[in-house]
RNA sequence: AGAGUUUGAUCCUGGCUCAGAGUGAACGCUGGCGGCGUGCCUAACACAUGCAAGUCGAACGAUGAUUGGAGAGCUUGCUCUUCAUGAUUAGUGGCGCACGGGUGAGUAAUGCAUAGGUAAUGUGCCCCUUAGAGGGGGAUAGCCACUGGAAACGGUGAUUAAUACCCCAUACUCCUUCUGGUCAUAAGGCCAGUCGGGAAAUGUUUUUCGCUAAGGGAUCAGCCUAUGUCCUAUCAGGUAGUUGGUGAGGUAACGGCUCACCAAGCCAAUGACGGGUAUCUGGUUUGAGAGGAUGAUCAGACACACUGGAACUGAGACACGGUCCAGACUCCUACGGGAGGCAGCAGUGAGGAAUAUUGCACAAUGGAGGAAACUCUGAUGCAGCAACGCCGCGUGGAGGAUGACGCAUUUCGGUGUGUAAACUCCUUUUAAGAGGGAAGAUUAUGACGGUACCUCUUGAAUAAGCACCGGCUAACUCCGUGCCAGCAGCCGCGGUAAUACGGAGGGUGCAAGCGUUACUCGGAAUCACUGGGCGUAAAGAGCGUGUAGGCUGUUUAGCAAGUCAGAAGUGAAAUCCUAUAGCUCAACUAUAGAACUGCUUUUGAAACUGCUUAACUAGAGUGUGGGAGAGGCAGAUGGAAUUUCUGGUGUAGGGGUAAAAUCCGUAGAUAUCACUAGGAAUAUCAAAAGCGAAGGCGAUCUGCUGGGAUGAUACUGACGCUGAGGCACGAAAGCGUGGGGAGCAAACAGGAUUAGAUACCCUGGUAGUCCACGCCCUAAACGGUGGGCACUAGGUGUAGAAUCCUUAUGGAUUCUGUGCCGAAGGGAAACCAUUAAGUGCCCCGCCUGGGGAGUACGGCCGCAAGGUUGAAACUCAAAGGAAUUGACGGGGGCCCGCACAAGCGGUGGAGCAUGUGGUUUAAUUCGAUGCAACGCGAAGAACCUUACCUGGGCUUGACAUGCUGGUGGUAGGAACCCGAAAGGGGGACGACCUUAGGGGCAACUCUAAGGAGCCAGCACAGGUGCUGCAUGGCUGUCGUCAGCUCGUGCCGUGAGGUGUUGGGUUAAGUCCCGCAACGAGCGCAACCCCUAUCCUCUGUUGCCAUCGGGUAAUGCCGGGCACUCUGAGGAAACUGCCGGCGACAAGCCGGAGGAAGGUGGGGAUGACGUCAAGUCCGCAUGGACCUUAUGUCCAGGGCUACACACGUGCUACAAUGGGCGCUACAAAGGGUUGCAAACCCGCGAGGGGGAGCCAAUCCCUAAAAAGCGCUCUCAGUUGGGAUCGGAGUCUGCAACUCGACUCCGUGAACCCGGAAUCGCUAGUAAUCGCGCAUCAGCUACGGCGCGGUGAAUACGUUCCCGGGCCUUGUACACACCGCCCGUCACACCACGAGAGCUGGUUUCAUCCGAAGUUGGUGAGCUAACCCGCAAGGGAGGCAGCCAACGAAGAUGGGGCUGGUGAUUGGGGUGAAGUCGUAACAAGGUAACCGUAAAU
Repeated sequence: AGAGUUUGAUCCUGGCUCAGAGUGAACGCUGGCGGCGUGCCUAACACAUGCAAGUCGAACGAUGAUUGGAGAGCUUGCUCUUCAUGAUUAGUGGCGCACGGGUGAGUAAUGCAUAGGUAAUGUGCCCCUUAGAGGGGGAUAGCCACUGGAAACGGUGAUUAAUACCCCAUACUCCUUCUGGUCAUAAGGCCAGUCGGGAAAUGUUUUUCGCUAAGGGAUCAGCCUAUGUCCUAUCAGGUAGUUGGUGAGGUAACGGCUCACCAAGCCAAUGACGGGUAUCUGGUUUGAGAGGAUGAUCAGACACACUGGAACUGAGACACGGUCCAGACUCCUACGGGAGGCAGCAGUGAGGAAUAUUGCACAAUGGAGGAAACUCUGAUGCAGCAACGCCGCGUGGAGGAUGACGCAUUUCGGUGUGUAAACUCCUUUUAAGAGGGAAGAUUAUGACGGUACCUCUUGAAUAAGCACCGGCUAACUCCGUGCCAGCAGCCGCGGUAAUACGGAGGGUGCAAGCGUUACUCGGAAUCACUGGGCGUAAAGAGCGUGUAGGCUGUUUAGCAAGUCAGAAGUGAAAUCCUAUAGCUCAACUAUAGAACUGCUUUUGAAACUGCUUAACUAGAGUGUGGGAGAGGCAGAUGGAAUUUCUGGUGUAGGGGUAAAAUCCGUAGAUAUCACUAGGAAUAUCAAAAGCGAAGGCGAUCUGCUGGGAUGAUACUGACGCUGAGGCACGAAAGCGUGGGGAGCAAACAGGAUUAGAUACCCUGGUAGUCCACGCCCUAAACGGUGGGCACUAGGUGUAGAAUCCUUAUGGAUUCUGUGCCGAAGGGAAACCAUUAAGUGCCCCGCCUGGGGAGUACGGCCGCAAGGUUGAAACUCAAAGGAAUUGACGGGGGCCCGCACAAGCGGUGGAGCAUGUGGUUUAAUUCGAUGCAACGCGAAGAACCUUACCUGGGCUUGACAUGCUGGUGGUAGGAACCCGAAAGGGGGACGACCUUAGGGGCAACUCUAAGGAGCCAGCACAGGUGCUGCAUGGCUGUCGUCAGCUCGUGCCGUGAGGUGUUGGGUUAAGUCCCGCAACGAGCGCAACCCCUAUCCUCUGUUGCCAUCGGGUAAUGCCGGGCACUCUGAGGAAACUGCCGGCGACAAGCCGGAGGAAGGUGGGGAUGACGUCAAGUCCGCAUGGACCUUAUGUCCAGGGCUACACACGUGCUACAAUGGGCGCUACAAAGGGUUGCAAACCCGCGAGGGGGAGCCAAUCCCUAAAAAGCGCUCUCAGUUGGGAUCGGAGUCUGCAACUCGACUCCGUGAACCCGGAAUCGCUAGUAAUCGCGCAUCAGCUACGGCGCGGUGAAUACGUUCCCGGGCCUUGUACACACCGCCCGUCACACCACGAGAGCUGGUUUCAUCCGAAGUUGGUGAGCUAACCCGCAAGGGAGGCAGCCAACGAAGAUGGGGCUGGUGAUUGGGGUGAAGUCGUAACAAGGUAACCGUAAAU
């Protein structure tokens, strides 16, 4: 620091996602040790049990264990008495319990943070100073007696003490009344005097401690002020003690804090009031920072203590472990009544994804009490549990290659794991065992503690996992699976070869952890202060006016609020940072520094902003001159046209359309003339023109009126710009009332069109359009561009004004407006460019992914329609802008092609042949399916072929190679038997080769070993079974169309462009010219073959002109090679020549010559690519499948079926013909398993026969049409030949299914073919025959070739089809067989409405009114003081009662907000549903915006 993802590709905009860091975490897998930290984020839910606040006997009355002394009794070790000692507790009293500890419910300000104030205050214990402590009194708990109650807890009587309580005395500074002085203020302070008032506690030998008053300090606390402190305006008005005053009360203290009276204020768009959420801060986390998020642990503050209320005590509380009341809940109960409050530490239940021990100790630090010893202390110090976090350590080190085994993979050679292991040597951190042993503690006291740490011993011994490996993102292979199972953060993987699923091997990363999930910041400049935008991507308000606010020209002087500088205070500590130090290091901790960017006070500066002051004229404005204009409003007037009415002329149509019809017209239309009526709109002028803020404004004249420009001057003196709210205006449609209504025309009706046509077209036609008044307030209200000011090259039009030069059809300059082109610059680009989208400043409005949605709810406005403001749930990974290359268009231009047209002949109709579909079948094998499948694979299915079916057999196999074992009567195998055959049985006979040895003269034979063969077994064979969408190769097609590209350069951010476009030309990207291009390649053309002319050579098997011979005749023979011909080589044609056209080009047109003339004709030749085109059944081949069968063999059947449909052909329908007879003229092929002559037989197919020929020699071989004659005479015929019957021939083991041919007989349809459609441009079409391949034969009428005869037509490119180039539009890129919209149907999801139902919260009114406080009363009760001898009275107090306030509660009515609800509404999503085809191309009616209406 970036990356992935929209596209065929590109740039941009823009969202989504990832890589980083973090956590009080949780979950999954795994887990050795130690140190330091941390540990209920949820139910402020409920709590069993134990503990968490007591202490003081030196305050007091009691009790009096124990110990000591003395004494007495005596039983001599016991009892009693007394003195001293004083453990121990309940009670009175003092201090503490308001600290410490917990929690974060409430609280948006009575809080917190920062800085101040308190002259408006209090303060126990502590410190300092001064003074004092004199004299009295009455009670009470305890204890005792009686007594109530289950208990809790009491009641009555008697009696007793105090540092408990009370009275008196004394007290200058205290409080209070009044007076004066002084300082000075907003209120007040200080000093002096004065009336009245107020204190105490003792104990002791003494000191100490304690008590009282006053003053001061310290600490702590109260109150006040300023600034800061979340979201929401779909919360805009709130407030009656409310705001202020006077007086009083109250408080420690100011204050409406409370009360009485008076006034009517106070707060609020700088956000009051309301709603939601939330303790705040130091800090923590992230970030470069600015910011954002957060507020666990630690520290400061606040609030709370079951819920609500209240006070008491006290220095301090309205009190966590106190009291009272009300409520809910739990527990005890004898049912009468009582008890309780873990948000203290442990612990339990519950909730939850989730968070620990009912531990030890007061040894340390600190706290309470005490004189102290000491006691208490779940504060605290420690230990336990948890990888929850951070930090450290270890799981061994060195050597060790036959690179072992195993595993994985493999191209079978190997490679990887891998020095890894084994093995050898070494070490002992850790671990285990043993021993020693601190600091923390001051003389002592140690929970931790079996501590840390040190030493010794043992022995590699006790110790590695997790995630990932398609891209982002480091790391790849095999197997399994087969859109299944599954993965996934985003893009996306998986449909039989998955580096993406699962497993394995290997690898990568981190490591006692690793991953996942959740959350925060970052990346995100994706809310932009730093640091974004708004013409087309989201975004400029429809337009103006103007309030608040923001901003604001030049100069002078002053002030000092902002600003800047210095100083002081504060910014707690901790944290962060730096340095140093202590634990072996680190984490951790300590010390010091820096920092805490802030706030306050104060001193100074005066440039800038601000304020005040004095001026100025450049901004702005006013007066003035002459002009321009569809600017506005009102009135008057005019002509053209449409329509209507009346009349005339006139007759049969008119109108309308692509074509029609509805419609009008003989009752006289249309047309035409005249007159008339009425409404609306104003041709030409007219324009890139003018005016207006925008909407908008168009005949003429008149009146009223607004604004702008320009010229010359005079005046005012910053008066300016923008503008949230507010207000005015605001097309069309629409609404209300009243008019008007010619034309046009939603709705509506009819006619057409159509599959339908609620449309487009036509005929009609009402609202409306028009006027007046009032509403509505929206538009694609657009320049898609807010307003103002300034600056930044020009050129060229046009409107207005003025000036100058000039008198011409003029030119120049300045200002203002309005267009076009263009530099710099800007921009994603296209484009903008002094009228900015450039460069700057000021102000306003608006945007933050697409959809949901400008929708819902709420508010405001409206008569309504509706407008305005304006969400969320849910859903997607895109949506979008500009440009590029293609493709496409019922877009355009140019051009070509038997593409159309012009012609000739066909197909489609008939019969037959053949192929296909379909159907049938045991099987009708398989493939080919628009062009580019269908006489195609198949150049030939009776068996075979054959792959199919039925049946019968074989199993290392019909065929190949290898290994192991066995096998010489071995391999082979005759008769014979079963069988349809295959096959099975059978077994006479009976081998071969090599080496060694023996025998034998030899031939040969014997033995042993091996080979071959055979048998058994194992590897394997085999498969026309699958996948042509795994492939090679080959082929078709666009298309023999003229295209397809590259290098370098140039242009563009880039995709890409240029070249290759343009002007000509060509069959051609063929050539020429031009050109930021210059060249090149694959294609085109040429080179190749055949053919057309000539020459040379060759001369048999070909030829025969000349010479000779011969025949009935024939190159038959001699001879010759001239000619034809054969087949080799060459020549020839190149726009070369001439004329014209063209640009002096390329080239075109015409002509000459020539056998041939403009690629002469034909062939071969097929660019880059497209169609996942075709073929696994030609061959090859990956994968997967079958293996006594999907292999193989055999027989028979099938591929030949047949209601039907289609393609391709043949034969015809006749006279340009049929039949018969006679008579000519080819080319190219084939032939030894062959072609076969002559001759004979047969009507014929054919048979017999066999000469000749391996072929320019012989044969197939007759060419046919044509020609010459005869006949038929328009008819289903002498046309046509199907079909059927009979008889034959040939091939072949075999013609039944299922061959061809011959003869005789039979004699069907068919009389020229609907819609539609095919071929062909010259030796072509048409027509005629001949040959060949395959092949025993043949279904061939097919295919491939050959020659004979031999036409017609092309004006032309409008149209159909296909193609090429350029251009244009595009929402297409699987590329129009594209994309895509809406209803309906089904499923699911969230949301709105909804008769209501039911919660929460809040408010108003009324009622009730606990505890408590205050006030009143107090005839009942009453020790201290006073009077009194006493009785008694008084003062004071208490109970009780009354009143006020008052929580909870009750009733009723509102507001806000949840849940739920029959039904209902739209929305979203969903794999192939239905109906249409609205949009994208001129999308087939251009599209879109606003509005209304209909369906």